[in-house]
Parts: sequence; C1' cells; structure tokens
RNA sequence: GCCUGUAUAGCUCAGGGGCAGAGCACUUCCUUGGUAAGGAAGAGGUCACGAGUUCAAAUCUCGUUACAGGCU
Repeated sequence: GCCUGUAUAGCUCAGGGGCAGAGCACUUCCUUGGUAAGGAAGAGGUCACGAGUUCAAAUCUCGUUACAGGCU
C1' cells in the first nucleotide's frame, strides 16, 4: 500500500427496512433476626462518525475513524 471482518446498555452479545432487546451487573421493594440465595418492579442507548437511497435506516450503499485478521 491492497483486501476482509467487527463497532448496538456498565460488560458479553442478539436484532439484516416499520416502537431497540436478552443475560449478567445496577437501583427500589418483598422475603430473613441479619446476610447469601430466591421473587417483583425499575432505570440505563443521538445503534462509532458523516453523507446518500427510501414514505420510513441500527439494518441497504459510499466515505471516515478505531480495533482485529490476511496478502505484498
């Protein structure tokens, strides 16, 4: 220098055009003499950034950035 992949909640990851989700973690409550375990409820996201296509984009296309891998 060229090619490929990944980027979504604090962490690990689903979701591949039509309201953004799960597990763990966190908060409150129940239970207990008090913890742990268990149960109920809740909060937490400009879906890496910019542009394009579309009635509508986390999702499709292009570019940028970061990370990982491959070729030379």

The RNA shown here (transfer RNA) has 72 nucleotides and comes from a Coriobacteriia bacterium. Its mean pLDDT, the model's own confidence on a scale to 100, is 82. It matches the Rfam family "tRNA". By type it is a transfer RNA. Rfam describes the family as follows. Transfer RNA (tRNA) molecules are approximately 80 nucleotides in length. The source organism's lineage runs through Bacteria, Bacillati, Actinomycetota and Coriobacteriia. The sequence was found in a public genome assembly.